A computed fold for a 73-nucleotide RNA from a Coriobacteriales bacterium, annotated as transfer RNA. Its Rfam family is "tRNA". Gene Ontology term of the family: triplet codon-amino acid adaptor activity. The family's RNA type in Rfam is transfer RNA.
RNA sequence: GGGCCGUUAGCUCAGUCGGCAGAGCAGGAGACUUUUAAUCUCAAGGUCUAGGGUUCGAUUCCCUAACGGCCCA
Numbered sequence: 001g002g003g004c005c006g007u008u009a010g011c012u013c014a015g016u017c018g019g020c021a022g023a024g025c026a027g028g029a030g031a032c033u034u035u036u037a038a039u040c041u042c043a044a045g046g047u048c049u050a051g052g053g054u055u056c057g058a059u060u061c062c063c064u065a066a067c068g069g070c071c072c073a
Stems, first nucleotide, its partner, number of pairs: 001072007010025004019056001028042004049065005
């Protein structure tokens, strides 16, 4: 220098075709228990890496950039 993949909640990750953003774990509250642990219930938590474009509408499609990984030279 060229190519490919990834970036979504504190962490690990879903979310293929454009139409309300989700799970598990962690953390919080409660139930149960003599207490703790375990178990169960509930609530909260997000500028979907950034900017621009297409569209009535973008996490999703297109372009550019950043960061990380792999391959080639």
The source organism's lineage runs through Bacteria, Bacillati, Actinomycetota, Coriobacteriia and Coriobacteriales. The coordinates come from a structure-prediction model, not an experiment, and the mean pLDDT is 83.